[in-house]
RNA sequence: GCCUAUAGUUUAGAGGUAGAAUGCUGGUCUCCAAAACCAGCGGCCGAGGUUCGAUUCCUCGUG
Numbered sequence: 001g002c003c004u005a006u007a008g009u010u011u012a013g014a015g016g017u018a019g020a021a022u023g024c025u026g027g028u029c030u031c032c033a034a035a036a037c038c039a040g041c042g043g044c045c046g047a048g049g050u051u052c053g054a055u056u057c058c059u060c061g062u063g
Base pairs, nucleotide, nucleotide: 004063005062008022009021010020011019016052024040025039026038027037028036045061046060047059048058049057
């Protein structure tokens, strides 16, 4: 000097109240288990600024 930081993990989202996959928990099914299906849980690195509104744009940090 440059890049990057979003669920436990891999990641989408680029101004309008954050999604997916996987995992975890519960259920259905099965003699049992797995698979499959259904439901649930769970997140924007920190502090400022701009804006009616910031995950998103700007600044400074931290990793």